About this RNA:
A computed fold for a 74-nucleotide RNA from a Microcaldota archaeon, annotated as transfer RNA. The coordinates come from a structure-prediction model, not an experiment, and the mean pLDDT is 81. Rfam family: tRNA. The family's RNA type in Rfam is transfer RNA. Its family is annotated with triplet codon-amino acid adaptor activity in the Gene Ontology. The same sequence occurs in records of 2 taxa.
RNA sequence: GGGGAGGUGGGCCAACCUGGCUAUGCUUUCAGCUUUGGGAGCUGAAGAUCCGAGUUCAAAUCUCGGCCUCCCCA
Numbered sequence: 001g002g003g004g005a006g007g008u009g010g011g012c013c014a015a016c017c018u019g020g021c022u023a024u025g026c027u028u029u030c031a032g033c034u035u036u037g038g039g040a041g042c043u044g045a046a047g048a049u050c051c052g053a054g055u056u057c058a059a060a061u062c063u064c065g066g067c068c069u070c071c072c073c074a
Stems, first nucleotide, its partner, number of pairs: 001073007010027003020057001028046006050066005
C1' cells in the first nucleotide's frame, strides 16, 4: 500500500442481512427479602449503540467520511 472482519452498560454477548413502538441476556454494583451473621437463592433498581454527516415519517440497523482494533496479502 491492497483486501476482509469488527467497534453496543464497568466486563461479555444478541438484535443489523429484511429500518419500526420501552435495545436482549449473563456478569458487576446498589437496595430489599431470607439468615444469629456471611454465602447461596429470590425480587427490584442503576448502567450502553465509536465520532460526524446524509437518506427516511422513523436509523444500533441503510449510504458516505473519519478514528481505533484484529486477520490475510504485499